Notes: Transfer RNA from a Lentisphaeria bacterium, 71 nucleotides, folded computationally. It was read from a public genome assembly. The prediction has a mean pLDDT of 80. Rfam family: tRNA. The source organism's lineage runs through Bacteria, Pseudomonadati, Lentisphaerota and Lentisphaeria.

RNA sequence: GCGGGUGUAGCAAAACGGUCAUGCCCCAGCUUCCCAAGCUGGUCACGCCGGUUCGACUCCGGUCACCCGCU
Numbered sequence: 001g002c003g004g005g006u007g008u009a010g011c012a013a014a015a016c017g018g019u020c021a022u023g024c025c026c027c028a029g030c031u032u033c034c035c036a037a038g039c040u041g042g043u044c045a046c047g048c049c050g051g052u053u054c055g056a057c058u059c060c061g062g063u064c065a066c067c068c069g070c071u
Base pairs, nucleotide, nucleotide: 001070002069003068004067005066006065007064010024011023012022018054026042027041028040029039030038047063048062049061050060051059
């Protein structure tokens, strides 16, 4: 230098145009003499910029970070 892959919450991880699911963590309540466990509820996210579209995590272009291969 070229090609490919992956970027989603504190962590892990799905969705593939039409409300960002779930688990752990965290917070509150219930339960308990207290703690843990359990149950219920809740907070927190689409790497960044632009384009297409009525509508974009999703499609397109660029860019950044990391990983793999080639040179």